Predicted 3D model of a 71-nucleotide RNA (transfer RNA) from a bacterium. It matches the Rfam family "tRNA". By type it is a transfer RNA.
RNA sequence: GGGGGUAUAGCUUAGUGGUAGAGCAGCCGGUUUGCAUCCGGCAGAUGGGAGUUCGAUUCUCCCUACCUCCA
Numbered sequence: 001g002g003g004g005g006u007a008u009a010g011c012u013u014a015g016u017g018g019u020a021g022a023g024c025a026g027c028c029g030g031u032u033u034g035c036a037u038c039c040g041g042c043a044g045a046u047g048g049g050a051g052u053u054c055g056a057u058u059c060u061c062c063c064u065a066c067c068u069c070c071a
Base pairs, nucleotide, nucleotide: 001070002069003068004067005066006065007064010024011023012022013021018054026042027041028040029039030038047063048062049061050060051059
């Protein structure tokens, strides 16, 4: 320098165009003499920019970061 891949919540991740889900962690409540466990609830995320579309996490392009292959 060139090819390919990945980017979603604090962490691990699901999601092939129509309300963004889950587990752990966090907070509140219940249970307990108390703690833990367990049960119920709450809050929390689409890397950045542009395009296509009535509508984009999803499709296209560029940028950034990381992984990988070639030289």
RNAcentral records the identical sequence in 2 taxa. Its mean pLDDT, the model's own confidence on a scale to 100, is 83.